[in-house]
RNA sequence: ACCGAUAAAGGCAAACUGCCUGAAAAGGCGGGACGCAAAGCCUCGGGCCUGUUUUCGAAAGAGAAUGGCGGCUGGGUUACCGAAG
Numbered sequence: 001a002c003c004g005a006u007a008a009a010g011g012c013a014a015a016c017u018g019c020c021u022g023a024a025a026a027g028g029c030g031g032g033a034c035g036c037a038a039a040g041c042c043u044c045g046g047g048c049c050u051g052u053u054u055u056c057g058a059a060a061g062a063g064a065a066u067g068g069c070g071g072c073u074g075g076g077u078u079a080c081c082g083a084a085g
Base pairs, nucleotide, nucleotide: 002085003082004081011036012035016031017030018029019028020027021026034071040077041076042075044074045073046072047069048068049067051066052065053064054063055062056061
């Protein structure tokens, strides 16, 4: 350094739920723990989701713009601990 243990010390917090914000997806704070070794941080690539506008189309539908999800995933970046290998 890779790696990640029935180790130690700590950390985060899904569903659901109360209040608040938003047109919505969804988000913030509190309760709560399904899980997580980066479930810390960043929308750069892919993916998914939302409402509106717009382009193509007879329609079904497809594309683009805008917004959301980092707990969907690739990538970037920083970091605690130290058994075995």